[in-house]
């Protein structure tokens, strides 16, 4: 460097269960064992998941405008614009998450071959 999981030392640990952390996605520990030869580490590229926070629709308050009802006035329904507030619902959004989705980077045990 290439190939491999028969043997040896052995390693990791999906689903599921319990406890804890987290808004969630997810994570940690214990049990468990579907699998894994990098199923070790790394969010760098792609992808996927989540949406606390933010934001738009929306809701609501103020101001302004035209119009309508009102004979007129007072008052009122809806509409439009601007400014502020809120986040129940819906959408968007990562700064959150996934390395056991793919690629890249880093490191490494055993066996065989070169």
């Nucleotide at each position: 460097c290439u190939g491999g999981a028969a043997a040896a030392u052995g390693g990791u640990a999906a689903a599921c269960u319990u406890u804890c952390c987290g808004a969630a996605a997810g994570g940690a520990a214990a049990g468990g064992g579907c699998a894994c030869a990098a199923a070790a580490c790394u969010a760098c590229g792609g992808g996927u998941c989540u949406a606390a926070g933010g934001u738009a629709g929306u809701u609501u308050g103020g101001c302004g405008g035209a119009c309508c009802u009102g004979a007129c006035c007072a008052a009122g329904a809806g509409c439009c614009g601007c400014c502020g507030a809120a986040c129940a619902c819906u959408g968007c959004u990562a700064u959150g998450a996934c390395a056991g989705c793919c690629g890249g980077g880093u490191u490494a045990c055993c066996c065989a071959g070169a």
The RNA shown here (c-di-GMP-I-GGC riboswitch aptamer) has 114 nucleotides and comes from a Bacillota bacterium. Rfam family: c-di-GMP-I-GGC riboswitch aptamer. Rfam links the family to the GO term cyclic-di-GMP binding. The source organism's lineage runs through Bacteria, Bacillati and Bacillota.